[in-house]
RNA sequence: ACAGCAGGCCGGGUGGUCGCUCUCCGCCGUGGCGCGGAGGGAGGAAGGUCCGGGCUCCACCGGGCAGCGUGCUGGGUAACGCCCAGGCGGGGUGACCCGCGGAAAGUGGCACAGAAACCAUACCGCCCGGGCUGCCGACGGCCCGGGUAAGGGUGAAAAGGUGGGGUAAGAGCCCACCAGCGGCAGGGCGACCUGCCGGCUGGCCAAACCCCACGCGGAGCAAGGCCAAAUAGGAGGGCAGGCCCCCUCGUGGGGCCUAGGGACGCCCGGCCCGACGCCCUCGGGUAGGCCGCUAGAGCCUCUCCGGAAGGGGAGGCCCAGAGUGAUGACCACCGGCCGCCCCACGAGGGGUGGCUACAGAACCCGGCCUAUAGGCCUGCUAGGCCC
Repeated sequence: ACAGCAGGCCGGGUGGUCGCUCUCCGCCGUGGCGCGGAGGGAGGAAGGUCCGGGCUCCACCGGGCAGCGUGCUGGGUAACGCCCAGGCGGGGUGACCCGCGGAAAGUGGCACAGAAACCAUACCGCCCGGGCUGCCGACGGCCCGGGUAAGGGUGAAAAGGUGGGGUAAGAGCCCACCAGCGGCAGGGCGACCUGCCGGCUGGCCAAACCCCACGCGGAGCAAGGCCAAAUAGGAGGGCAGGCCCCCUCGUGGGGCCUAGGGACGCCCGGCCCGACGCCCUCGGGUAGGCCGCUAGAGCCUCUCCGGAAGGGGAGGCCCAGAGUGAUGACCACCGGCCGCCCCACGAGGGGUGGCUACAGAACCCGGCCUAUAGGCCUGCUAGGCCC
């Protein structure tokens, strides 16, 4: 100097003129509107709505079935499908990156090709024996019987792999190493690792159904509250029972109990409310205002614990709350990037033109994913050059 890997940051600035919105103070005003002053006013993703929560409402608790989610181990966290650390497997020269329960509980699939893709099998071959034949033999061809799965072919995958011995030819038949499976011992919280021994040993797919482990109420700010206004405090009918009291003795009022109803799809148990519920017919009003709505699992600095993610302590800070939805318009200068021209030994300088990313809160947080013109920083890897 270049190539790559991993991580982090910025992403326009200054001045002027006019224009927005929120909070507080003051004035006019006693409502409202307006004026003045002080202070604040979009993001790293605000996007996706893929996860997890806070919060709100629905009586609550326990158990079971169904359904859904996650899936190596340990740790972090309010929690998670996230983050950190590790284990094993794979890719890469490497820095690094990707993946992750179970195929011996059962069911199912592996097209085509191929002899054969579940209790396998012999297409081409190889070997042994017998028979026939060309030409007696060597040699060749054909048929029958037996042995074989080492060689070839098909395929994504074919009864462990490589090498050697052995055999009529072969085969874990035997041996060495490796993989797998089983047993024993040791290390580790654990996933796993290491060593020794042993018969010799058919696969893949579970983002196929399934099995195992752990976890899970439902809806959602258009949640949910309050106020005002207006109509007609709408009208009519039906659906359980028992007991008690009052009274104007009527289809009246009140109290207690419970079989309807009451957090999800079902079931069971407990417990609470107690007709709140359910069905039908006719008809009317409202779409307004306020709250929720921004002080938070908040941010910054220092320090301690921890390998890290994170956690403890101390101190400091307040950093949008709109409501068809606020931060914009214009001018000037500068910054950055790109092209062209000129100067210059070189780092570079001057002129001119163009461009300046992705993109905007809407209850709020923790994550993941996606988009991003251009620029900067840190660490690491590989080769090259110079000293």
This is a predicted structure of a 387-nucleotide RNA (Bacterial RNase P class A) from bacterium HR24. Its Rfam family is "Bacterial RNase P class A". By type it is a ribozyme. It was read from a public genome assembly, where an Rfam model found it.